Predicted 3D model of a 92-nucleotide RNA (c-di-GMP-I riboswitch aptamer) from an uncultured Kangiellaceae bacterium.
[in-house]
């Protein structure tokens, strides 16, 4: 210097509550506050599993294009795990 592994001063992220003139069928995403459950890749990435929602389509049941029930991701989750990619720092 590089790389591999671990620490964590400063710092970062954002779990959980409450509200939003915000997208969305929905799960959930984005957004202020207030708070601190936790994360050394809790940066990105839906490529593998999983797990959530079920507009839309499919099945069945009904007189019924009501309604109910079962299914189904192209939809959502990276803070559920593996991959893939990028990387910080007093100080050792």
């Nucleotide at each position: 210097c590089a790389c591999c592994a671990g620490u964590u001063c400063u710092g970062g992220c954002u779990g959980c509550u409450c509200g939003g003139u915000u997208c969305g069928a929905a799960a959930g995403a984005c957004u202020g506050a207030g708070u601190u459950c936790g994360c050394a890749a809790a940066g990105c990435u839906a490529c593998c599993g999983g797990u959530c929602u079920a507009a839309g389509g499919g099945u069945g049941u009904g007189a019924a294009g009501a309604g109910c029930a079962c299914u189904u991701a192209a939809g959502a989750u990276a803070g559920c795990g593996g991959g893939g990619u990028u990387g910080c720092c007093a100080a050792a």

The sequence was found by an Rfam model in a public genome assembly. Rfam family: c-di-GMP-I riboswitch aptamer. From the family's description: GEMM was predicted in a large-scale screen for bacterial structured RNA regulatory elements. Its family is annotated with cyclic-di-GMP binding in the Gene Ontology.